[in-house]
RNA sequence: ACCCUCGUAGCUCAGCGGAAGAGCGACGGGCUCCUAUCCCGUAGGCCGGACGUUCGAUUCGUCUCGAGGGUG
Numbered sequence: 001a002c003c004c005u006c007g008u009a010g011c012u013c014a015g016c017g018g019a020a021g022a023g024c025g026a027c028g029g030g031c032u033c034c035u036a037u038c039c040c041g042u043a044g045g046c047c048g049g050a051c052g053u054u055c056g057a058u059u060c061g062u063c064u065c066g067a068g069g070g071u072g
Base pairs, nucleotide, nucleotide: 001071002070003069004068005067006066007065010024011023012022013021018055026042027041028040029039030038048064049063050062051061052060
C1' cells in the first nucleotide's frame, strides 16, 4: 500500500429491509433462620460516526474511525 472479517445492553453474542432479542451480570420481589441456589419481575440500546438508496436501514452502497487477520 492493497484485500478480508468484526464493531448491536455493563460483558459474550444473535438478528442481515417492516424498525432490536438471548445468556450472564445489575436491581426489586418470592423461597430460606441467614446466605447461596432456584423461581418471578424490572431497568438498561438513538445498532462506532457521516452521507446516500428506499415508503421504510441494525440490515444495501460510499466515505471515515477503531479492533483483528492476510498478501507484498
A computed fold for a 72-nucleotide RNA from Novimethylophilus kurashikiensis, annotated as transfer RNA. Its Rfam family is "tRNA". The family's RNA type in Rfam is transfer RNA. The RNAcentral record of the sequence draws on Rfam. Its mean pLDDT, the model's own confidence on a scale to 100, is 82.